[in-house]
Context: one part of a larger RNA
RNA sequence: GGCAUCUGGUGGAUGCCUUGGCGGUAAGAGGCGAUGAAGGACGUGAUACGCUGCGAUAAGCCGCGAGGAGCUGCGAAUGAGCUUUGAUCCGCGGAUUUCCGAAUGGGGAAACCCACCUUCGAUAACGGAAUUCCGAGACUUCGGUCUCGGAAACGAGAUUCUUCAAGUAGCCCCCGCACGGGCGAAACGAGGUUUCGGAUUUCCGUUAUCACAUGAAGGAAUAGAACCUCCGAAUAAAAUAGGAGGUUUUAAGCAAACCCAGGGAACUGAAACAUCUCAGUACCUGGAGGAAAGGACAUCAACCGAGACUCCGCUAGUAGUGGCGAGCGAACGCGGAUUAGGCCUGCGGCAAACGUGAGACAACCGGAACCGUCUGGAAAGUCGGACCAUAGCGGGUGACAGUCCCGUACGGGUAAUGCGAACGUUUGUCCUUGAGUAAGGCGGAACACGUGCAAUUCUGUCUGAACACGGGGGGACCACCCUCCAAGCCUAAGUACUCCUUACCGACCGAUAGCGAACCAGUACCGUGAGGGAAAGGUGAAAAGCACCCCGACGAGGGGAGUGAAAUAGACCUGAAACUGGAUGCCUACAAACAGUGGGAGCCCAAGGUUCGUCCUGGGUGACCGCGUACCUUUUGUAUAAUGGGUCAGCGACUUAAUCUAACGAGCAAGCUUAAGCCGAUAGGCGAAGGCGAAGCGAAAGCGAGUCUGAAUAGGGCGAAUAGUUCGUUGGAUUAGACCCGAAACCUAGUGAUCUAGCCAUGAGCAGGUUGAAGGUGGGGUAACACCCACUGGAGGACCGAACCGGUGCCCGUUGAAAAGGUCUCGGAUGACUUGUGGUUAGGGGUGAAAGGCCAACCAAACUAGGAAAUAGCUGGUUCUCCGCGAAAUCUAUUUAGGUAGAGCCUCAGAUGAAUGCUUCAGGGGGUAGAGCACUGGAUGGGCUAGGGGACUUCACCGUCUACCAAACCUAACCAAACUCCGAAUACCUGAAAGCUUAUCUGGGAGACAGACGGCGGGUGCUAACGUCCGUCGUCGAGAGGGCAACAACCCUGACCAACAGCUAAGGCCCCUAAGUCGUGGCUAAGUGGGAAAGGAUGUGAGGUUCCUAAAACAACUAGGAGGUUGGCUUAGAAGCAGCCAUCCUUUAAAGAAAGCGUAACAGCUCACUAGUCUAGGAACUUUGCGCCGAAGAUGUAACGGGGCUCAAGCCACGCGCCGAAGCUUUGGGUUUACGCAGCAAUGCGUAAGCGGUAGCGGAGCGUUCCCUAUGUCUGCGAAGCCGCACUCGUGAGAGGCGGUGGAGAUAUGGGAAGUGCGAAUGCUGACAUGAGUAACGACAAACAGUGUGAGAGACACUGUCGCCGAAAGUCCAAGGGUUCCUGCUUAAAGCUAAUCUGAGCAGGGUUAGCCGGCCCCUAAGGCGAGGGCGAAAGCCGUAGUCGAUGGGAAUGAGGUCAAUAUUCCUCAGCCAGCGGGUAGUGACGAAUUCCGUAAGUUGUCAUCUCUUAUUGGAUUGAGAUGGCCGCGAAGGGGUUCCAGGAAAUAGCUCCCGCAUAGACCGUACCCGAAACCGACACAGGUGGACUGGUAGAGAAUACCAAGGCGCUU
Repeated sequence: GGCAUCUGGUGGAUGCCUUGGCGGUAAGAGGCGAUGAAGGACGUGAUACGCUGCGAUAAGCCGCGAGGAGCUGCGAAUGAGCUUUGAUCCGCGGAUUUCCGAAUGGGGAAACCCACCUUCGAUAACGGAAUUCCGAGACUUCGGUCUCGGAAACGAGAUUCUUCAAGUAGCCCCCGCACGGGCGAAACGAGGUUUCGGAUUUCCGUUAUCACAUGAAGGAAUAGAACCUCCGAAUAAAAUAGGAGGUUUUAAGCAAACCCAGGGAACUGAAACAUCUCAGUACCUGGAGGAAAGGACAUCAACCGAGACUCCGCUAGUAGUGGCGAGCGAACGCGGAUUAGGCCUGCGGCAAACGUGAGACAACCGGAACCGUCUGGAAAGUCGGACCAUAGCGGGUGACAGUCCCGUACGGGUAAUGCGAACGUUUGUCCUUGAGUAAGGCGGAACACGUGCAAUUCUGUCUGAACACGGGGGGACCACCCUCCAAGCCUAAGUACUCCUUACCGACCGAUAGCGAACCAGUACCGUGAGGGAAAGGUGAAAAGCACCCCGACGAGGGGAGUGAAAUAGACCUGAAACUGGAUGCCUACAAACAGUGGGAGCCCAAGGUUCGUCCUGGGUGACCGCGUACCUUUUGUAUAAUGGGUCAGCGACUUAAUCUAACGAGCAAGCUUAAGCCGAUAGGCGAAGGCGAAGCGAAAGCGAGUCUGAAUAGGGCGAAUAGUUCGUUGGAUUAGACCCGAAACCUAGUGAUCUAGCCAUGAGCAGGUUGAAGGUGGGGUAACACCCACUGGAGGACCGAACCGGUGCCCGUUGAAAAGGUCUCGGAUGACUUGUGGUUAGGGGUGAAAGGCCAACCAAACUAGGAAAUAGCUGGUUCUCCGCGAAAUCUAUUUAGGUAGAGCCUCAGAUGAAUGCUUCAGGGGGUAGAGCACUGGAUGGGCUAGGGGACUUCACCGUCUACCAAACCUAACCAAACUCCGAAUACCUGAAAGCUUAUCUGGGAGACAGACGGCGGGUGCUAACGUCCGUCGUCGAGAGGGCAACAACCCUGACCAACAGCUAAGGCCCCUAAGUCGUGGCUAAGUGGGAAAGGAUGUGAGGUUCCUAAAACAACUAGGAGGUUGGCUUAGAAGCAGCCAUCCUUUAAAGAAAGCGUAACAGCUCACUAGUCUAGGAACUUUGCGCCGAAGAUGUAACGGGGCUCAAGCCACGCGCCGAAGCUUUGGGUUUACGCAGCAAUGCGUAAGCGGUAGCGGAGCGUUCCCUAUGUCUGCGAAGCCGCACUCGUGAGAGGCGGUGGAGAUAUGGGAAGUGCGAAUGCUGACAUGAGUAACGACAAACAGUGUGAGAGACACUGUCGCCGAAAGUCCAAGGGUUCCUGCUUAAAGCUAAUCUGAGCAGGGUUAGCCGGCCCCUAAGGCGAGGGCGAAAGCCGUAGUCGAUGGGAAUGAGGUCAAUAUUCCUCAGCCAGCGGGUAGUGACGAAUUCCGUAAGUUGUCAUCUCUUAUUGGAUUGAGAUGGCCGCGAAGGGGUUCCAGGAAAUAGCUCCCGCAUAGACCGUACCCGAAACCGACACAGGUGGACUGGUAGAGAAUACCAAGGCGCUU
């Protein structure tokens, strides 16, 4: 390490459960809202986080009712309380009801800001003011009365004072028992102003107290309508329009579907597309109601009649319409539901209000009947014996309960308010019998009807009637006839829908299901936004939720103990698999691979049997041996190195409806059958409208068992000689998403300019250095200019270069530090510059110095939602078993070629009944292969010979010759798919016989129309291709087995199952490896065999022909190889041998005027030739068998499968054996079909034959969920689920049995209904692996030591040393964030490691303002916008206004203080202002450049003081503080130049007059070049403004330092 068993972990499947969903039925309700809704924000509890409830009266207040013992909602407790004086809880009715929201006082960034009017405390004292009353006085107005005048209208005047007398009603007061006494009306009434006195009241102020006031309540928006008041045009008056104000009233906004109306797509279908379709659908918009709409005939019909509208079933997929395509599709009439008609002037209708008021309704009440035994933790289970039932629906209770509890049947119940049939009364209102109408023209639309012959309806536009003596309609139009009366209004029911309430139901789901949501879900989270959108249930009967002890860090976790029936029920039921540990048995360290399968030694074990023997049987392991390249899909064909899957678990795909068709089953049958609906409410019954069938033919009239055609009585076509119909199931088709998943796209309505592009408004920024334009001044110069010089000046899309903006090049990075960056380098850097804040432009649109760039990290048309399940002739996937048969890759057609249709081929059923095929025989026609050259053509040699060319001759003619070309002819040998004088084999046709086998037709269902290789015959190509195209046969496809080493197609052979039987095929028999080292005779020497050509070769065997040879061949050896002569010529030379010519003669056994080598030339050495020696065969050519050379490649032999093989284990020939397959046979078994027998049948027995199989057709079964059977059966003596087994049954899918776990349900049988079976879809969800203890741990600014704390220290704290930044890596703001701030405690998780630490967790604390900012006042761009204009609607624009900062506008500094705040607290010292009116100003503004000028700060320098160093003193030195001076240096101020000419304000300020008076509210912590913001992160990126010291330096560059901060979390 492997296998097996046992035992854990992880994980959360399965089973069981259900609080939640889904779908219905019957009722109810069908709205809420200015009396402030829906929906929210913020609050509210003793403690208080969320939900629920509620609203400052705040988990509640009041009243009435009900009820009767506990209660203070839930997660969840403690404390404190309430309650028989009746709580909590429940019902009904009231009260309260913050702020936002239609939101309505104005504004606004919803829950906030600001403002106006009216009204509104108590007590006491004081002061002031006012009011009222009384008394007195003065003045005055009106009315009455009186007088006078006047005809009247009216006018004028008086109504004064005092006193006395009488007295009624009445009033008042006093006395009183009563009587009585007094007062007592025009001598008046009402009012105003004012003075004085008194009193009362009120208000204000101050003080004091209280439950107090920086408050509360009410009102105030806009629009419409009505009314009132006032003003009031054009237009003389009046009136009207209109305007202003007031009163009353209505509207608005929200809400699921249904309804009506105004607008109105596209994908799609038409296999393209434009009319058409989808579809008047989706969507947008307006409006209404509980329903809406429609509605009482100017309707239909057909000569008969019906009688509003709406809805349902038919009529009918009919008539029609229609690129007459795809499709669209009525009506009349019939059957049903429900029924209802009214009004326009009167005994009326309608509406409202009021009154009476039957009745129904809440909480709630009563409500029968059981005990014991056994088991058990627990009884409701078992057993036994009872009882109730108008109640045996349901739920609960420690397992399953009619009689335990809640309930159920049944019965009862009501205050107030509300609802409410009906009736009555009152009030209001009620218009006219319908003219710019009907009709017509033009243009459209709706009608089923697409302009058509197009009636009818509607109308944008132009015309335009009649008036019941009239008019409309009857599908163009006309006539006759019939019928109705438009241009006015209302109308219930039947019909549609369900956000919601109640009750009940389900062959609906049961936690990956069912709503997205069973759980604090439209939540967490994502997105700027519109919008998108999860996961997540279960301890137990009861928390009895583990007291106490031990280990450990006073952890985490664990071990004991205890509870409990159970703790392997401990944060939890059951607890599968992947994955991952441990223990035990066997195996494994010379051995190799689809991992299995068939054998099998050894070792270990013991459930069963047993003769008690590890004996049989069996289990685990398994050395060694044989065979053996996964699955799926797609393909001609896959181990393929073609696709898909990491693994496991769960989910995951042929359905449903309507219509048609076929088969099967059932009912009835020349008939069959109902639909809507009605009755009943379980079953069922009724319902004949309608449909199909029973008669057809014809274009039709029409005729009819016939009819049409036709002159026909002919012929022919179609029919007739009967079986249908309804329902159920199944197969198939059509229409619907139609088996599932999958586009890119199109259209509709919205959301986005926080990114980015342009523009608008208002603010801000640019170290330092350089150059030196115009102009000017002075000088020169000119007649005057011009021009020149110097100085001045300070221009510039000028120069260099930081910040800032950009992004040139290389490199790095590329699972990054970063979804675009980093180092170095580089471009611009006063401008067409950069940047902040606010705004604007929106999707066929914007914006664009233009790249098709950008429009929120992917733009040749954004994003989000919807149409929508768009469409996909395309790809992928499509889930259990067995049995029978079994294809095709061809033809024809196709905008067709990878699709489809018909035919061919398959299957099933029915029919016909040998009609088919093979073999044999007989008879046929043919023009292929071959062959041939007679034809048609091609083509070579020879001969012959016209014709032509050439040569000769020739004046010319004639003629001659010809190794020239050549027709015809002859001869020899040839060629042909489109040649044939000929001509097969096969094939084909016909007939006959026998055997076996089929064939055809009709109907249901298909699949298939990509084929491949091999042989043969061909085309094409190169007689190339594993090429391509045909024909034909075979195989594969869809075919396993044996052989070819391996190898779809080749050879052999067709697998129903089992067997350790036999015989064979192809092919084999030395070993691997079954069978011959078999036999006989040859060949090969090359490892040929066991790769190859032209060509080459004394390889070797067999044969043939010719020649030499005992008169001595061939080879070898010995010897000779000579003379004329150095032949002649040539040449410097040439002697056999440079070259030319000749090549003779002689001696010889033989010897060339020489076949080679050689020399300058000779020489020299060989050869031919000859002799000798030797000895018997030798030479040449040719045919043939087997061999040789020719013969070079890449990891390694590697061209026999290997070893290896040589009279073979190679090759040839012959022979005898054997092996060899899933072939054949044998034995046993299965199944289908046929036949026979038996049986009613199911079926059984027997015989025979068949049984490879993809697409596909047909048949038979298994299993899952649910329902009935089932008030049954099993079950705590243990259901389901899960795990295991060596047991049993079945061919199989599967079924049972036993054991363990589990702890409450399961379900036989026979039927029924389906969300019914998974390994694959780059499937979906979850869990777990692998890679892998691997890469990495995010800037290379850097650490080290000591001490402390602690269980533990590289990282924490403190100290010291070291290092880094220092125009920043320091300090402060704005935006943004929101508690991160400070302190204490903690260390699980977070922190890329550890952690005692932290921006982490828990708890407590912390933010103090008249003068900082906001609010506030003002306005810019821009937004909204009363009236208004425009527009189908929605809405768009815009005036007055009103908002809107990034701008304008009042005021503070220093010091101190906390752990945490400070211009806010404290101390000290300061400062500002409101209202009305008026006048003039101011407010009020560019860029560049230059000068003056100081604050803080700072270099230098000086003075003073303090401290201090080498023992001490002094001096020196060093450090620090304060101050002076020079210089530099914000703010501020002045000047110069230039052109591009540089906000607004009814604000504010200044001045004058008058009056009055105090500071509310919000922010304030902390981070802010970042670990707290934007980038998913504690991310090398991005982020506006202010301050910014020293030395060197021009400098904010750069380098090193200060203050300060850090060493970058391995």

The part of an RNA shown here (large-subunit ribosomal RNA, half A) has 1610 nucleotides and comes from a Xanthobacteraceae bacterium. Lineage of the source: Bacteria > Pseudomonadati > Pseudomonadota > Hyphomicrobiales > Xanthobacteraceae.